[in-house]
Context: one part of a larger RNA
RNA sequence: UAACGGGGGCCCGCACAAGCGGUGGAGUAUGUGGUUUUAAUUCGACGCAACGCGAAGAACCUUACCAGGACUUGACAUUGAGUGAAAGUCUAAGAGAUUAGAGCCUCUCCUUCGGGAGACACAAAAACAGGUGGUGCAUGGCUGUCGUCAGCUCGUGUCGUGAGAUGUUGGGUUAAGUCCCGCAACGAGCGCAACCCUUAUCCUAUGUUGCCAGCGAGUAAAGUCGGGAACUCAUGGGAGACUGCCGCAGACAAUGCGGAGGAAGGCGGGGAUGACGUCAAGUCAUCAUGCCCCUUAUGUCCUGGGCUACACACGUGCUACAAUGGGCUUUAAUAGAGGGAAGCAAGACCGCGAGGUGGAGCGAACCCCAAAAACAAGCUCUCAGUUCGGAUCGCAGGCUGCAACUCGCCUGCGUGAAGUCGGAAUCGCUAGUAAUCGUAGAUCAGCAUGCUGCGGUGAAUACGUUCCCGGGCCUUGUACA
Numbered sequence: 001u002a003a004c005g006g007g008g009g010c011c012c013g014c015a016c017a018a019g020c021g022g023u024g025g026a027g028u029a030u031g032u033g034g035u036u037u038u039a040a041u042u043c044g045a046c047g048c049a050a051c052g053c054g055a056a057g058a059a060c061c062u063u064a065c066c067a068g069g070a071c072u073u074g075a076c077a078u079u080g081a082g083u084g085a086a087a088g089u090c091u092a093a094g095a096g097a098u099u100a101g102a103g104c105c106u107c108u109c110c111u112u113c114g115g116g117a118g119a120c121a122c123a124a125a126a127a128c129a130g131g132u133g134g135u136g137c138a139u140g141g142c143u144g145u146c147g148u149c150a151g152c153u154c155g156u157g158u159c160g161u162g163a164g165a166u167g168u169u170g171g172g173u174u175a176a177g178u179c180c181c182g183c184a185a186c187g188a189g190c191g192c193a194a195c196c197c198u199u200a201u202c203c204u205a206u207g208u209u210g211c212c213a214g215c216g217a218g219u220a221a222a223g224u225c226g227g228g229a230a231c232u233c234a235u236g237g238g239a240g241a242c243u244g245c246c247g248c249a250g251a252c253a254a255u256g257c258g259g260a261g262g263a264a265g266g267c268g269g270g271g272a273u274g275a276c277g278u279c280a281a282g283u284c285a286u287c288a289u290g291c292c293c294c295u296u297a298u299g300u301c302c303u304g305g306g307c308u309a310c311a312c313a314c315g316u317g318c319u320a321c322a323a324u325g326g327g328c329u330u331u332a333a334u335a336g337a338g339g340g341a342a343g344c345a346a347g348a349c350c351g352c353g354a355g356g357u358g359g360a361g362c363g364a365a366c367c368c369c370a371a372a373a374a375c376a377a378g379c380u381c382u383c384a385g386u387u388c389g390g391a392u393c394g395c396a397g398g399c400u401g402c403a404a405c406u407c408g409c410c411u412g413c414g415u416g417a418a419g420u421c422g423g424a425a426u427c428g429c430u431a432g433u434a435a436u437c438g439u440a441g442a443u444c445a446g447c448a449u450g451c452u453g454c455g456g457u458g459a460a461u462a463c464g465u466u467c468c469c470g471g472g473c474c475u476u477g478u479a480c481a
Base pairs, nucleotide, nucleotide: 001481003478004477005476007475008474009473010472011471012470013469015465016464019429020428021427022426023425026319027318028317029316030315031314032313033312034310036309043054044053065305066304067303068302069301070300071299074128078127079126082122083121084120089102090101091100092099093098107118108117109116110115130294131293133292134291135290139288140287141283142282143281144279146277151190152189153188154187155186156185157166158165159164170181171180172179196271197270198269199268201239202238203237204236205235206234207233211228212227215226216225217224242265245259246258247257248256249255321422325381326380327379328378329377330376338369339368340367343362344361348357349356350355388419393414394413395412396411397410398409399408435457436456437455438454439453440452441451
């Protein structure tokens, strides 16, 4: 100096407490483990910080695994004597890769018409290719984590033999090493904050595809039409919040508390932004890369299988156990954010339905996906394993796709399991939050209870910091470095 302490002091955080809702019990989806099973069940990730993680989507492909069938300058790149336009078509064999045969065809530019050049394909030999083979403890890059915690340092000066100290400690204050005061320190850098995006209010400009107050037309209804430029909204430009004003406290400070005005008040809400470093943290399977290894195979192609196995154990979700509820009917609503051309698809018609026929419109403030749902009103069920719950299974269908057996999703009819609120334990959340209700997108032919967004309805509680966990500063002890 650091680290550690069941040492001390001060302080913070959904850390506890106060509340609300869960997990742990059931069924199921998904991931993981496994003395498993297997020909293979590819690989990685392992306390927090692995386990709905890489994977934003394993039927083939993907695919790295296994079995079998094939290839050996190779599926891919450069050089390449030589040959030919290439591609494509048909027949046969085969699971296909591929093999054999037939037929067709004859590129572009320059030209001295001899030829040359280029692209493409085939191709001997040889250099070489190739490797999701190993090492993340050889690495780059990227990422997680402590932690959006308030810290981490430097120059000069001063002190100390030196390691180092001081500054950065102290008194206040802050979300903050934020600011003020003091001080052998004076300054500075990386962080903090601000500058950026978004949201909340207003002004202004512009009004189409958006809007419709007033005027006129028009309809079953409708901004539908003329028109309007007010409003909403959209897109630019600006204003606004700064403890600026008042009072009190404070040290005449920083600052705190209360108030006024204001759409908003003391960082207004949210996001992006992650200091020096820690964990030889993660990744050689995104990519790149040193070294090692394979080279008729650890490379490459193909068919089929596997990654979907199943006594069990764990994590994360979904659906429930019901009456604040289930079912039916009705009415009218009321969102936001997205996506759409190998696409989104309206009206109409067929079907109980999934869906089908058909195709108006729309590269979209124009058309479409598109129905928002919870909510509200009425009727019914009357506490029951039920009109709760929907697993499982049977039958019949639909869709995508060469192809749904292994192994997709959806619909109808029937079936109707466990489950009556969950032990020890444990998680999230402080406000438009939790809870609850729908909705869109990426991936994607198809497949979502996952993920990432979006809005609707909309709470309870916080006395407080003794205790648990994590962290910051000062100080103290230490046989540790």
Small-subunit ribosomal RNA, 3' major domain from an uncultured bacterium, 481 nucleotides, folded computationally. The prediction has a mean pLDDT of 83. Rfam family: Bacterial small subunit ribosomal RNA. Its family is annotated with structural constituent of ribosome and ribosome in the Gene Ontology.